[in-house]
RNA sequence: GAAGUCCGCCAGGCAGCCGCUGUGGGUGAAAGCCCAUGGAGGAAAGUCCGGGCCCCAUAGAGCAGGAUGCCGGCUAACGGCCGGGCGCAGCAAGCUUCGCCAUUUCGGUGGCGCGGCCCAAGGCGACGGAAAGUGCAACAGAAACAUACCGCCCAAGUCCGCAAGGACCGGCAAGGGUGAAAUCGUGCGGUAAGAGCGCACGGCCGUACUGGCGACAGCUACGGCGGGCAAACCCCAUCCGGGGCAAGGCCAAAUAGGGGAGUCAUGACGUUGCUCGCGUCGCUCCCGGGUAGGCUGCUAGAGGCCGUCGGCAACGGCGGUCCCAGAGGAAUGGCUGCCCACGACAGAACCCGGCUUAUCGGCGGGCUUCCACU
Numbered sequence: 001g002a003a004g005u006c007c008g009c010c011a012g013g014c015a016g017c018c019g020c021u022g023u024g025g026g027u028g029a030a031a032g033c034c035c036a037u038g039g040a041g042g043a044a045a046g047u048c049c050g051g052g053c054c055c056c057a058u059a060g061a062g063c064a065g066g067a068u069g070c071c072g073g074c075u076a077a078c079g080g081c082c083g084g085g086c087g088c089a090g091c092a093a094g095c096u097u098c099g100c101c102a103u104u105u106c107g108g109u110g111g112c113g114c115g116g117c118c119c120a121a122g123g124c125g126a127c128g129g130a131a132a133g134u135g136c137a138a139c140a141g142a143a144a145c146a147u148a149c150c151g152c153c154c155a156a157g158u159c160c161g162c163a164a165g166g167a168c169c170g171g172c173a174a175g176g177g178u179g180a181a182a183u184c185g186u187g188c189g190g191u192a193a194g195a196g197c198g199c200a201c202g203g204c205c206g207u208a209c210u211g212g213c214g215a216c217a218g219c220u221a222c223g224g225c226g227g228g229c230a231a232a233c234c235c236c237a238u239c240c241g242g243g244g245c246a247a248g249g250c251c252a253a254a255u256a257g258g259g260g261a262g263u264c265a266u267g268a269c270g271u272u273g274c275u276c277g278c279g280u281c282g283c284u285c286c287c288g289g290g291u292a293g294g295c296u297g298c299u300a301g302a303g304g305c306c307g308u309c310g311g312c313a314a315c316g317g318c319g320g321u322c323c324c325a326g327a328g329g330a331a332u333g334g335c336u337g338c339c340c341a342c343g344a345c346a347g348a349a350c351c352c353g354g355c356u357u358a359u360c361g362g363c364g365g366g367c368u369u370c371c372a373c374u
Base pairs, nucleotide, nucleotide: 001370002369003368004367005366006365007364008363009362010361012339013338014337015336016335017334018333020039021038022037023036024035025034026033027032041345045356046355048354049353050352051351052350053244054243055242056241065240066239067238068237069236070084071083072082073081074080085127086125087124088123094117095116096115098113099112100111101110102109103108128235129234133233134232135229136228149176150175151172152171153170157168158167159166160165184202185201186200187199188198189197203225204224205223206222207221208220209218210217211216248296249295250294251293258287259286260285261284262283267281268280269279270278271277303322304321305320306319307318308317309316310315340343
């Protein structure tokens, strides 16, 4: 310097004018006016996870149900993030069979193409358990669990035959064929034919050993080698009470209910003819619940920025500094001028951490490979 890849940041800029709105101050009886100052996002979105906050005691324990699932760390928590392990796929680069072309001092060299090997940084992975049990495997195939279609074998036994040989009873799983998958692979021995039946090399599993906090890795020794699916039930481990700001708290008309007091110096009606008393209705006063309405919750917070220290990092400690929307039919806008790289997706509604999705463009950095120079 080029290419690839990953991560972070910004989200047209400046000026003027006119509006809308929160807060503070001034003025005013009030409405309002004046001054100062703040006024959307990286996703405010989807509402998919996690938490704060609030109410509900049918909130405890157990069962059921759900979620998560390699290891270690971070965090308020997480299904998130960081670091690591294992596996899978694979671009560039590199190596290379073959074909074509060019060149050649006939030894080669170079280029292109179809493939193969190996594959950096980086990508992807529901990545606990299949020697606990149950179950499943389309099509094909004999068989997907103990199975024999083609095939191989007649050593032993029986029968036929003088014999060669044939048949039966059987043995085998090497070869063929089917399939995504057929039960360790290759070679030698062995055998009637065969087979991990034996041996060598290789592969895998378990136990021991070594390294690592661990996932796991390594290497010998010993034992072993009927496979896949848990995104089937299931088993194991961890976590989970429910509902949500229209949560919830406070103040509180009119009207209609509810409760209490008075008996209005003679309210009305009823109760036995009268009196007292009692009851109902009315009237007056008081109390309480609750509706409309108002206030609150409401934005100072797991907060931003800078520095420093610890850590590979996510993140954390300490110090300094800043206040940065808070509406409630719902403000955050419009016009003009100049400039440029001509401007995307999109609008808060209790708050915060993530994930996912949408997005014109621009800037910065890390890592890897290659080339050139020193």

The prediction has a mean pLDDT of 79. This is a predicted structure of a 374-nucleotide RNA (Bacterial RNase P class A) from a Rhodocyclaceae bacterium. It matches the Rfam family "Bacterial RNase P class A". The family's RNA type in Rfam is ribozyme. Rfam describes the family as follows. Ribonuclease P (RNase P) is a ubiquitous endoribonuclease, found in archaea, bacteria and eukarya as well as chloroplasts and mitochondria.